[in-house]
RNA sequence: GUCCUCAUAGUUCAACGGAUAGAACAAGGGACUCCUAAGCCCUAGAUCCAAGUUCGAUUCUUGGUGAGGACA
Numbered sequence: 001g002u003c004c005u006c007a008u009a010g011u012u013c014a015a016c017g018g019a020u021a022g023a024a025c026a027a028g029g030g031a032c033u034c035c036u037a038a039g040c041c042c043u044a045g046a047u048c049c050a051a052g053u054u055c056g057a058u059u060c061u062u063g064g065u066g067a068g069g070a071c072a
Stems, first nucleotide, its partner, number of pairs: 001071007010025004018055001027043004048064005
C1' cells in the first nucleotide's frame, strides 16, 4: 500500500429493515436473616462518528476512526 472481518450496557453476547434495542454476570435499592452469603423482588445503564437510501436503519450503501487478520 491492497484486501477481508469486527465495533451494541461496566463485562460477555442477542436483535427478518418495523416490539419500549433483550439476556446473563456485574452495580444500586428493598424484603428476609441475629449478621453475612445464597435465593427472591425492584431500579438505572448501550447501538464508534458523519452523510445517504427508505414511510421506517443496530441492520443496507459511502466516507472516516479504532481493533484484529491475509498478501506485498